[in-house]
């Protein structure tokens, strides 16, 4: 000096998941700083909720409930087991598939991966007022790929 690998502290990036003040507690803790909780104020994020507008318009019966968060729905002459009784309904696998992510400006081609889980409790369009709930988690780029553009630079 280098390459590599970990703390920490500054910076950034994805994402509603952030920012202020004050309290208490804790880090060998006085202060500085830091984490957890609380309580306020701010932002930002879903849910609910009028008229309007929107959707449905002869009645009645019977069967199917329906809805929100999220990208995570929706199909099969396909395999298994279950229940039903002959039409089928549930799991489960397997293949697809609306749709989302991955390059640290954007597209488009090609590559990859996801395509779950959970609330609500028979009740929901929209929706001002109002009112209920969150405010995690992960990264430092190796998708070392190819067009086309932007942008900065000269």
């Nucleotide at each position: 000096g280098g390459c590599u690998g970990g703390a920490c502290a500054c910076c950034g990036c994805c994402g509603a998941a952030c920012c202020g003040g004050u309290c208490a507690c804790g880090g060998u803790g006085c202060a500085c700083c830091c984490g957890u909780g609380g309580c306020c104020g701010g932002a930002c994020c879903g849910g609910g909720g009028a008229c309007c507008c929107a959707u449905g318009g002869u009645u009645c019966c019977u069967c199917u409930g329906g809805g929100g968060u999220g990208a995570a729905u929706c199909c099969u002459g396909c395999g298994c087991g279950c229940u039903c009784a002959u039409g089928g309904g549930c799991g489960c696998g397997a293949g697809g598939u609306a749709g989302g992510g991955c390059g640290a400006c954007u597209u488009c081609c090609g590559g990859c991966c996801c395509g779950a889980a959970c609330c609500c409790g028979u009740c929901a369009g929209c929706u001002a007022a109002c009112u209920c709930g969150g405010u995690a988690g992960g990264c430092g780029g190796a998708g070392a790929g190819g067009a086309a553009g932007a942008a900065u630079g000269g």

This is a predicted structure of a 154-nucleotide RNA (c-di-AMP riboswitch aptamer (ydaO/yuaA leader)) from Blastococcus sp. TF02-8. Its Rfam family is "c-di-AMP riboswitch aptamer (ydaO/yuaA leader)". Its family is annotated with cyclic-di-AMP binding and regulation of gene expression in the Gene Ontology.